[in-house]
RNA sequence: GCCCCGGCCGGUGAUGGACCCCACCGCAACCGCCCGGCGUCGCCGGGCUGAUGGCUCCUGCGCUGAG
Repeated sequence: GCCCCGGCCGGUGAUGGACCCCACCGCAACCGCCCGGCGUCGCCGGGCUGAUGGCUCCUGCGCUGAG
């Protein structure tokens, strides 16, 4: 110096916050889906779902009913 394993730390997981759990990454992880078109691994146009990666709670938003 390199490789492997383990621990710790940090970051990430399509819209906010938190506990816990899971996964991934160490400048990378990550940057939703569908349809059509094009100069095609990207771009343009149209449409759609969800505040979670998962669970729960809070906040915001939306729908319905009651006071």
The RNA shown here (Fluoride riboswitch aptamer (crcB RNA motif)) has 67 nucleotides and comes from an Acidobacteriota bacterium. The coordinates come from a structure-prediction model, not an experiment, and the mean pLDDT is 77. It matches the Rfam family "Fluoride riboswitch aptamer (crcB RNA motif)". Its family is annotated with response to fluoride and positive regulation of gene expression in the Gene Ontology.